[in-house]
RNA sequence: GGGUGGUUAGCUCAGAUGGUUAGAGCGCAGCGUUGACAUCGCUGAGGUCACAGGUUCGAUUCCUGUACCACCCA
Numbered sequence: 001g002g003g004u005g006g007u008u009a010g011c012u013c014a015g016a017u018g019g020u021u022a023g024a025g026c027g028c029a030g031c032g033u034u035g036a037c038a039u040c041g042c043u044g045a046g047g048u049c050a051c052a053g054g055u056u057c058g059a060u061u062c063c064u065g066u067a068c069c070a071c072c073c074a
Stems, first nucleotide, its partner, number of pairs: 001073007010026004019057001028044005050066005
């Protein structure tokens, strides 16, 4: 330099054919349970869907560019 895949919650990851509340597990906070802790149960907070632009009535999803990560080729 060329190619492929990835970037979504603090962490690990889903997400349909573009469609009206963006989710799970773990973690965190509160409550219940306990003499206390752990476990368990319930409730809750937490998101610029990497960034910019485009298409569209409407974009996490499609297109283009940029950045970063991994791998392959040279």